[in-house]
RNA sequence: GUCCCCGUGGUGUAGCGGCAGCAUGGCAGGUUCUCACCCUGUCGGUAGGGGUUCAACUCCCCUCGGGGGUA
Numbered sequence: 001g002u003c004c005c006c007g008u009g010g011u012g013u014a015g016c017g018g019c020a021g022c023a024u025g026g027c028a029g030g031u032u033c034u035c036a037c038c039c040u041g042u043c044g045g046u047a048g049g050g051g052u053u054c055a056a057c058u059c060c061c062c063u064c065g066g067g068g069g070u071a
Stems, first nucleotide, its partner, number of pairs: 001070007010024004018054001025043006047063005
């Protein structure tokens, strides 16, 4: 240089064009003599830009970042 894969809360991970879930975590409360465990509630996310579409995490293009193949 070229080809392929990946990018979703703090972390890990789902999501066949229509509501972004799950686990863990943070916070508050309950429980406890206290802590932990446990229970309840709550907080927090689609790498960036553009396009297609009534509607995009999802499809297309470019850029950025990470990984791999090839020379």